Context: one part of a larger RNA
RNA sequence: CCACCUGGUGGAUGGCUCGGCUCAGGGCGCCGAAGAAGGGCGUGCCAAGCUGCGAAAAGCCUCGGGUAGGCGCAGGGAGCCUUUGAACCGAGGAUUCCCGAAUGGGAAUUCCCGCCAUCAGGCGCUCCCGUAAGCUUCGGCUGAGGGAGAGGGAACGCCCCGAAUUGAAACAUCUUAGUAGGGGCAGGAAGAGAAAUCAAAUGAGAUGCCGUGAGUAACGGCGAGUGAAAACGGCAGAGCUCAAACUGAACCCUCCUCCGAAAGGAGUGAGGGGAUGUGGAGUUGGAGGCUCCCUCCGUCAGCACCCGAGGGGUGAAGCUGAAGUCCGCUGGAAUGCGGCGCCGGAGAGGGUGAGAGCCCCGUAGGCAUAAGCCCUGAGGGUGUGGAGGGAUGACCUGAGUACCGCGGGUUGGAUUUCUCGCGGGAAUCUGGGGGCUACCAACCUCCAAAGCUAAAUACGUCCUGAGACCGAUAGCGCACUAGUACCGUGAGGGAAAGCUGAAAAGCACCCCGGUGAGGGAGGUGAAAAGAGCCUGAAACCAGGUGGUG
Numbered sequence: 001c002c003a004c005c006u007g008g009u010g011g012a013u014g015g016c017u018c019g020g021c022u023c024a025g026g027g028c029g030c031c032g033a034a035g036a037a038g039g040g041c042g043u044g045c046c047a048a049g050c051u052g053c054g055a056a057a058a059g060c061c062u063c064g065g066g067u068a069g070g071c072g073c074a075g076g077g078a079g080c081c082u083u084u085g086a087a088c089c090g091a092g093g094a095u096u097c098c099c100g101a102a103u104g105g106g107a108a109u110u111c112c113c114g115c116c117a118u119c120a121g122g123c124g125c126u127c128c129c130g131u132a133a134g135c136u137u138c139g140g141c142u143g144a145g146g147g148a149g150a151g152g153g154a155a156c157g158c159c160c161c162g163a164a165u166u167g168a169a170a171c172a173u174c175u176u177a178g179u180a181g182g183g184g185c186a187g188g189a190a191g192a193g194a195a196a197u198c199a200a201a202u203g204a205g206a207u208g209c210c211g212u213g214a215g216u217a218a219c220g221g222c223g224a225g226u227g228a229a230a231a232c233g234g235c236a237g238a239g240c241u242c243a244a245a246c247u248g249a250a251c252c253c254u255c256c257u258c259c260g261a262a263a264g265g266a267g268u269g270a271g272g273g274g275a276u277g278u279g280g281a282g283u284u285g286g287a288g289g290c291u292c293c294c295u296c297c298g299u300c301a302g303c304a305c306c307c308g309a310g311g312g313g314u315g316a317a318g319c320u321g322a323a324g325u326c327c328g329c330u331g332g333a334a335u336g337c338g339g340c341g342c343c344g345g346a347g348a349g350g351g352u353g354a355g356a357g358c359c360c361c362g363u364a365g366g367c368a369u370a371a372g373c374c375c376u377g378a379g380g381g382u383g384u385g386g387a388g389g390g391a392u393g394a395c396c397u398g399a400g401u402a403c404c405g406c407g408g409g410u411u412g413g414a415u416u417u418c419u420c421g422c423g424g425g426a427a428u429c430u431g432g433g434g435g436c437u438a439c440c441a442a443c444c445u446c447c448a449a450a451g452c453u454a455a456a457u458a459c460g461u462c463c464u465g466a467g468a469c470c471g472a473u474a475g476c477g478c479a480c481u482a483g484u485a486c487c488g489u490g491a492g493g494g495a496a497a498g499c500u501g502a503a504a505a506g507c508a509c510c511c512c513g514g515u516g517a518g519g520g521a522g523g524u525g526a527a528a529a530g531a532g533c534c535u536g537a538a539a540c541c542a543g544g545u546g547g548u549g
Stems, first nucleotide, its partner, number of pairs: 001547008014534001015499002019470002021467004026463002028460002030152002038099003041054003045077002049073002060093006069081003104113003114123003125149005133142003156187001157185005167174001171221001197204002208235005218226002239452003242398001246280002250278001251273005256267004285429001287397003290393001291391007302384006310376005318367003324340001325356001326339004341358002343347001349361003403424007431447005486493002506533001510520003
């Protein structure tokens, strides 16, 4: 030096999985001054971390379920609770320190300092309502008291502001893109929505979403690129209310008293709102309404809504639920093998000392149930006229609006999208808008300048289910005290780390040793698997044997 062997080191590989990932939609979807979300500090007999809880502190009370054990992770010691029903599970309640919107004042933040009151509690700001009393220019002001808001939320939504890298093979219009990002606000969804819409024939009939139309029409240094709509097929389906003309207080609210189970009703009680108009009437385009006249129907009914005893369904924790632990063999252990049986509306799955339909938990099926919710509902209450025809008057039908010019933004919108600024500025039914250049005529179509509206749709903090997804360098960054340890002044960055055994049976006793570490001997166990302990590869290290120089 080489080969082999025996060990060590190391932690690959195999096996395992309380974790993850993805999908589905099956569910569910807001919390907060009654103090949230999120934190700090406490809290245990011994208690560092996590979890739970809050000075009533791993808990207290009530009700329901549940059963013989229990005192969280956590297996120790000591002690205690429990068949007078604990633990555990569900529903409801009590308590709930300090910070935090943080709200008595302050703050260098989880602390400091008050006032009024005195079991308790109250004292912030803004807005709304507003007693008594006082003041008053008679309009009101001050204001006890009452109410609301603020803050948070993963993504989804609406509105406002709004890039650049990039592409154009450079770059400026353009593109990326109304994206990223910033701000405001809302909800379980939001937004949109009942035609001054489309269309062009036998027309359609709110909105939204999906498919198609279609990468079409159109836009575009007509470059790069961008990019609809109608129509058709589906999902879903729902329509309403004001302003005005006319009328003119006929109205509404609060408190009080009375009646009622409640809904609600009564009051010649008090106060307030309201002529800058409460209430009635009325709401459309085939114009409609108003005003006037006529006819028909209805007026103890019907219809709509509210309350509501009772009944039914659903519904938390939960309950029930068939059939071998038969014989023999191997084994540490039977669920294996051989033999003989059984159940099946259950042969999904998991556990049990190896692979179990019949051992255990379950599974198919069945049952029960508080509040709540849904349906029904004796009975009670509130509200209510409707349809048609005719006539007249020319009364009403949303104004700095429609529309026009100039300029900017935006859009596929091209002269014809939408919108903003400046300037100009209508008509009133014999009216007005639209039909993709302008104007004229005809034709078709609709009625702006006020408002509300469920479902179909989006998302997933959360719950549930599933998987020809991963299996510890994978899968979430985290299977474990993980946004932890650690790093950074900070914004922020951010790990590693799973496995004894069926059962601790976790090696009594003896010897060496420092009352060590470690070892010997011995015991447990199927096996030392002996604690970073399943398997235990390679690199690397040591020893031994052999070969060779």